[in-house]
Molecule: transfer RNA
Organism: Patescibacteria group bacterium
């Protein structure tokens, strides 16, 4: 160089065309004489980049970046 898999929140996944969500982590309250534990509510995302289809893309398409494998 060829194939094939993946890249979404600090961390580990969900999401198959209709304004992005779970789990832990953070952060504030509530409970408790106090701490775990446990509730509630917050924050926090240019969806790898750059075009391309579509009324509409995290999706579908192309090329390029970076990770894993497989041939050679």
């Nucleotide at each position: 160089c060829g194939c094939g898999g993946g890249g979404u929140a600090g961390a580990g996944c969900a999401g198959u065309g209709g304004u992005a969500g779970c789990u832990c982590g953070c952060g504030a309250g509530g409970c408790u004489c106090a701490u775990a534990a446990u509730c509630u509510c917050g924050a926090g995302g240019u969806c790898g980049u750059u075009g391309g289809u579509u009324c509409g893309a995290a999706u579908c398409c192309a090329a390029c970046c970076c990770c894993c494998g497989c041939a050679a």